[in-house]
RNA sequence: UCAUCGUCUGCGGGAGAGUUCGACCCGUGUCGACGCCGAAGGAGCAACCCCCCGGGAAACUCUCAGGCACCGGUACCGCAGAGGUAGG
Numbered sequence: 001u002c003a004u005c006g007u008c009u010g011c012g013g014g015a016g017a018g019u020u021c022g023a024c025c026c027g028u029g030u031c032g033a034c035g036c037c038g039a040a041g042g043a044g045c046a047a048c049c050c051c052c053c054g055g056g057a058a059a060c061u062c063u064c065a066g067g068c069a070c071c072g073g074u075a076c077c078g079c080a081g082a083g084g085u086a087g088g
Stems, first nucleotide, its partner, number of pairs: 001088002005084001007082007018034001020033005035068003041064001042062003048055002
């Protein structure tokens, strides 16, 4: 100094599902009931490896958590910056 890898930050894009019922309260708030969603997080497994255990992926599955008007947030994608490991 350079591309790659993953981490953090900023910007842009970015869904789904009840503004249901009741109570409290006068705050678009809290709690409960039933019904739902999957793209914070978490968990589970295929092929394959090992041949005892076990290891092993997701946008698949589960719904513990989270969420279900608006707002906000979200996995993921793009751009920029910062620093880190190893390599040339």
Molecule: Glycine riboswitch aptamer
Organism: Acidobacteriota bacterium